This is a predicted complex of two RNAs, RNase P RNA and transfer RNA, with 445 nucleotides together.
The coordinates come from a structure-prediction model, not an experiment, and the mean pLDDT is 76.
It holds a member of the Rfam family "Bacterial RNase P class A". The family's RNA type in Rfam is ribozyme.
[in-house]
């Protein structure tokens, strides 16, 4: 874990008894999970009287598709890492497979890059290399040129090879990288090829930010119906407006104020009521019942479309609904695991254990 | 069931927003002072910031997951 028996708990239905409500007895049927969990996303549903615009705030971010929706899923691309294969002296390059990716922008702007180091983004010159001059006698001082070499660092301003030079340097050339333009393939991300540029552009956006997309807020203790009870209480704050049309009330229009629209503004709506209304605090009362509540973006099987996620069609099924919160306990048999014996098994002994437990409901993710 | 917050030295809290050696007060220990104690003065020890992973050169700080603790929310009038 499965089956059976006995004893219970809970929900629904049926039957019987008592005295209508209700209670009791009997019977039948159903009764936790892959995560019911974390509450991290996305929805349904309900209320805020109801639409809307701008800003703010938040989330997401390669491309295409799926979905009610998503930050989820599927396919593709790119990058990184690992393994293997091929080529190569090596550095490395190409290919295959697997894993991972919060994978838009660092060439819009701002900010930061501690220590070390000459210099940390406007580049710079400590050691060093070359050259000129002077002193002096093989070193010192001063002027100029350089950024290859050394050292520091997580990161040093394209890499590497050859040429070139007083020494050097994209200064020049080949290859690689980067940027720009064009062509081809692809829905696209992107890839390949050709031409040009002598190199201009370090990192961080899980820093502010920019661009694009999306989002009103609260949550079943939402919300609705009924019943019961009281000191139907106290304190504080706030609301009594104006003008015009008619002489007044009423009514209509406008202004103003307040409240609501749950970040702000506009807009919209309502009110402008008096021994009253609203908000907050203190005090008081009830701790009840029913609906919401479980038949649904449902589950299973088959067929078709699609690379897949998924969708469509047909058929079948109903699978918890509690509220100090049921879903359990014991025994027997079987299964599983462990121990001992054994060549192996049977017999024997022991365990039946993990994570965890519905609470409005679904789709995911994550964790155990 | 739903919503919100906190975790840093033995205790109470800063630092987190804006990443660059982890701090304060009380407590503990040592010394001075005092006849002795208390108070005072001087000094020292004690932390891998609840745990794990990621971003970054670098994480208490930013992001994700997880563990523990605390607070609020019923209706009527």
């Nucleotide at each position: 874990g499965g089956c059976a028996a006995u004893u219970g708990c809970u929900a629904u239905c049926c039957c019987g008894a008592u005295u209508u409500u209700a209670u009791c007895g009997g019977g039948a049927u159903g009764g936790a999970g892959g995560a019911a969990a974390g509450u991290c996303c996305g929805a349904a549903c309900u209320u805020c009287a109801c639409a809307g615009a701008a800003c703010a705030a938040g989330a997401c971010g390669c491309c295409g598709g799926g979905u009610a929706a998503c930050g989820c899923c599927c396919g593709g691309g790119u990058a990184u890492u690992a393994a293997c294969c091929u080529g190569g002296c090596a550095a490395c390059a190409g290919g295959u497979u697997a894993a991972u990716a919060a994978c838009g922008g660092a060439a819009a702007g701002u900010a930061c890059c501690g220590c070390a180091g000459a210099a940390a983004a406007u580049a710079u010159a400590c050691a060093g290399c070359c050259u000129c001059g002077a002193a002096a006698u093989u070193u010192u001082c001063g002027g100029g040129g350089c950024a290859a070499u050394g050292g520091u660092g997580a990161a040093a301003a394209g890499g590497c090879a050859g040429g070139g030079u007083a020494a050097g340097a994209g200064c020049c050339u080949a290859c690689c990288g980067c940027c720009c333009u064009g062509a081809u393939a692809g829905u696209a991300a992107u890839a390949u090829c050709a031409g040009g540029g002598g190199c201009u552009u370090g990192g961080u956006a899980a820093a502010c930010c920019c661009c694009g997309u999306c989002u009103g807020a609260a949550g079943c203790a939402a919300g609705g119906u009924c019943a019961a009870a009281u000191a139907g209480g106290a304190a504080a704050g706030u609301c009594u407006u104006c003008c015009u049309g008619u002489u007044u009330u009423u009514c209509a229009g406008g202004a103003c104020a307040a409240a609501g629209u749950u970040g702000u503004u506009c807009g919209c709506u309502u009110u402008g009521g008096a021994u009253g209304g609203c908000u907050u605090u203190c005090g008081g009362g009830u701790a009840g019942a029913c609906c919401g509540c479980u038949g649904g973006a449902a589950u299973c099987u088959c067929a078709a479309a699609g690379u897949a996620a998924u969708u469509u069609g047909a058929g079948a099924u109903c699978g918890a609904g509690a509220c100090a919160a049921a879903u359990a306990a014991u025994u027997g048999c079987c299964g599983u695991c462990c121990c001992a014996c054994u060549a192996a098994a049977a017999c024997g002994g022991g365990a039946u254990u993990a994570c965890a437990g519905a609470a409005u409901u679904c789709g995911g993710c994550u964790u155990a | 069931c739903g919503g919100g917050g906190c975790g840093u030295a033995g205790c109470u809290c800063a630092g987190c927003c804006u990443g660059g050696u982890a701090g304060a007060g009380c407590a503990u220990c040592u010394g001075c002072u005092u006849u002795g104690g208390g108070a005072g003065c001087a000094g020292a020890g004690g932390g891998u910031c609840g745990g794990a992973g990621g971003u970054u050169c670098g994480a208490a700080u930013c992001c994700u997951c997880u563990c523990g603790c605390c607070c609020c929310g019923a209706c009527c009038a």